[in-house]
Molecule: RNase P RNA; transfer RNA
Organism: Pseudomonadota bacterium
């Protein structure tokens, strides 16, 4: 200096005036890194709310972190890359069942089209060479054979066991023994291991007003016993995935569903937290612990704005002028993932070229 | 804010635990028939299966993410 890789920050600031919202009032505070998608995990609320099994759903190498997770950190393996690094829905194909079209002789009850060898021929042997295909009885070399073949041997490769290192996944040009082997596919059904009740703030709680507690269908049709009563026992029905157990509610007007009617109003939930910032210690790191400081929107036809000045940024320019610039706006609250993003900046690392 | 569903020819829809062929009706064009139409018969054209990526030998179908569109969620008795 050129080209790349990984991680991170900003994406306007300050002051004044006026306007709006919260708070008793204000000189206090007032939309993001993604507030977005609604893809995950929870807190919280309700179903009275527990145990087991099943169904269904999710995850899947090893070890950690976390309230928890399909998230994050570190490591291992495979593939890609000169490299820094990147990607992986990374358990099991010997528990079983499927599928592998077309082409090809043959795609598993595996074969013989061409070829090679023997033979006059018929026929027999062969799977090393060629062809088809994504995939066809491990690869290279030597020997052997009528011609060939792990048929035999050596070196790779594969499987099992031992040894060493590592918590482990795994690794080792280590040692020994081998069958020298049909493959692929589980984001096919499935098996194994682990996890999981359901619905969601429009959940729930309260107040006020009005109308038709109107109609239909289905279940329970009276059912008891003890007791002065309360209550207890038994039976039926319902019970936020299904079944069983336990439990709860209810039993003559209640439960569930549907049609129809009325109001479409207010308060609360609604913001102090698995919180933020700084320092120290421990840890490779994600993070954890301790101390100190701080309180940063709570709207509901929906606030968080407008103007001026200065600085920063961008474009043009001699001064100066103009722009308000990308993606885009809270709605119970957190921890993540994914997607969108003009421009500016920082740090570390890799490769090429040149110079000293 | 939360929950659920869909996307295939000009239009309305099938298909789809994969096999390399993408279909039906209506509409459009042509031929036959008719004095001329309609109806009817025959033939034909028309498709990035919303987009991107992945799994697989192979994806319209399986999976992930993105885009567009639609529906539902208040209280009383």
């Nucleotide at each position: 200096u050129c080209a790349g890789a990984u991680g991170g920050u900003c994406g306007g600031a300050u002051g004044a005036u006026c306007g709006c919202u919260c708070u008793a009032g204000a000189u206090g505070a007032g939309a993001g890194g993604a507030a977005a998608g609604u893809c995950c995990g929870g807190g919280c609320u309700c179903c009275a709310a527990g145990a087991g099994a099943c169904a269904c759903a999710g995850c899947g190498c090893c070890g950690g972190g976390u309230a928890a997770c399909a998230c994050c950190c570190g490591g291992c393996a495979a593939a890609g890359g000169c490299g820094a690094c990147u990607u992986u829905a990374g358990g099991g194909a010997u528990a079983g069942u499927g599928c592998c079209a077309c082409a090809g002789a043959a795609a598993a009850u595996a074969g013989a089209c061409c070829g090679c060898c023997u033979g006059a021929g018929a026929a027999g042997g062969u799977a090393a060479g060629g062809g088809u295909g994504a995939a066809a009885a491990g690869g290279u070399g030597c020997g052997g054979u009528a011609a060939g073949a792990g048929c035999g041997c050596a070196c790779c490769g594969c499987a099992u066991a031992u040894a060493u290192g590592g918590u482990a996944a795994c690794a080792u040009a280590a040692u020994a023994u081998g069958g020298c082997a049909g493959g692929g596919u589980a984001a096919a059904c499935c098996c194994c291991g682990c996890u999981g009740g359901g619905a969601g703030c429009a959940a729930g709680a309260c107040c006020a007003a009005a109308u038709a507690g109107g109609a239909a269908u289905a279940g329970c049709g009276a059912a008891g016993g003890u007791g002065a009563a309360a209550a207890c026992c038994a039976a039926g029905a319902a019970u936020u995935g299904u079944c069983u157990c336990a439990g709860u509610u209810u039993u003559a007007g209640u439960u569930a569903u549907u049609c129809g009617g009325g109001u479409a109003g207010g308060u609360u939930g609604c913001u102090a937290g698995a919180g933020a910032u700084g320092u120290a210690u421990g840890g490779a790191g994600a993070c954890a612990u301790a101390c100190a400081u701080c309180c940063a929107a709570g709207a509901u036809g929906a606030a968080u704005g407008a103007u001026c000045a200065u600085c920063a940024c961008c474009a043009c320019u001699a001064a100066g002028u103009g722009g308000a610039u990308a993606c885009a706006g809270a709605a119970c609250c957190c921890g993540g993932c994914u997607u969108a993003c003009a421009g500016a900046c920082c740090a570390u690392c890799u490769g090429g070229c040149u110079u000293u | 804010g939360g929950g659920c569903c869909a996307c295939u020819a000009g239009c309305u829809c099938a298909g789809g635990c994969g096999g390399u062929u993408a279909g039906a009706g209506c509409g459009c064009g042509g031929u036959c028939c008719u004095g001329a139409u309609a109806a009817g018969a025959c033939c034909g054209a028309g498709g990035u299966c919303u987009g991107u990526g992945g799994u697989u030998c192979g994806a319209g179908u399986c999976c992930a993410c993105a885009g567009u569109g639609g529906c539902c969620c208040a209280c009383c008795a």